[in-house]
RNA sequence: GGUCCCGUGGUGUAGCCCGGCCAAGCAUGGUGGCCUUUCGAGCCACCGACCCGGGUUCAAAUCCCGGCGGGACCA
Numbered sequence: 001g002g003u004c005c006c007g008u009g010g011u012g013u014a015g016c017c018c019g020g021c022c023a024a025g026c027a028u029g030g031u032g033g034c035c036u037u038u039c040g041a042g043c044c045a046c047c048g049a050c051c052c053g054g055g056u057u058c059a060a061a062u063c064c065c066g067g068c069g070g071g072a073c074c075a
Stems, first nucleotide, its partner, number of pairs: 001074007010028004020058001029047006051067005
């Protein structure tokens, strides 16, 4: 330098292919509560995210372009 893949709460992921039920699910975590003699476990409620910019569209986490960051391969 070229090609390809990835980027979603504090952490790990599903959703992306094929746009709408996403005001984004699950687990873990945090906070509060229930339960328990206490702790742990269990149960309930709440908190918290789409890397940045642009485009297409009635509508974008999703499709397209550029950028940024990370990774793999080739040279």
The prediction has a mean pLDDT of 82.
This is a predicted structure of a 75-nucleotide RNA (transfer RNA) from a Thermoplasmata archaeon.
Lineage of the source: Archaea > Methanobacteriati > Thermoplasmatota > Thermoplasmata.
Rfam family: tRNA. Rfam describes the family as follows. Transfer RNA (tRNA) molecules are approximately 80 nucleotides in length.